c-di-AMP riboswitch aptamer (ydaO/yuaA leader) from a soil metagenome, 135 nucleotides, folded computationally.
RNA sequence: CGCCGAAUCCGCCUCACCAGCGGAGCGGGGGAACCAAGGUGGCUUCGGCCACUGGGGCUAACUCUCAAGUCGAGAGCGCGCAAGCUCUUUCAGCGCGAGCCCGUCAGCUAACCCCGUAGGCGUUCGAGAGAGAAU
Numbered sequence: 001c002g003c004c005g006a007a008u009c010c011g012c013c014u015c016a017c018c019a020g021c022g023g024a025g026c027g028g029g030g031g032a033a034c035c036a037a038g039g040u041g042g043c044u045u046c047g048g049c050c051a052c053u054g055g056g057g058c059u060a061a062c063u064c065u066c067a068a069g070u071c072g073a074g075a076g077c078g079c080g081c082a083a084g085c086u087c088u089u090u091c092a093g094c095g096c097g098a099g100c101c102c103g104u105c106a107g108c109u110a111a112c113c114c115c116g117u118a119g120g121c122g123u124u125c126g127a128g129a130g131a132g133a134a135u
Stems, first nucleotide, its partner, number of pairs: 001122004008024005025117006035107001038053006054105001055102004062076005077097005085132007
C1' cells in the first nucleotide's frame, strides 16, 4: 500500500500509548396482529388416528450423484480476486464452500428489547460494456 470480513471513526481519561467508558456508523438476534405452521411409515368410516424423527443462529460455506482399503471425485448452486478512482455487469482465468454458537427454546413480526465492532492474509498486474465522481 492492498485483500477477506459488519468489524471503522469520534469523544472522555492519560505526559503519551494501551486498557476502561460513552457516542456515531456498520452488522446480527429476540419480539404482536394478520398469515403460515415439517418429514417418513402404517391404518382410515377420508373427519382423522398411531408410531418414529428434536430444533435453531452467525457465515458464501449448501444440495445431489458416484466412490467408499478412503482422507476423495464430479455436477448444480453460492462466495472472493484481478492496479488512474467508485459502483453495476459480460466472457475467460485463479481460488474458497470451512469454522463457531444456543441448549429442548425462538416462523413472519410494528412498537420495544438485546448483542458484536474481531480475527486472518499478500504480488494476484486478462479482455469488454454502462453509469458516476474528480483532475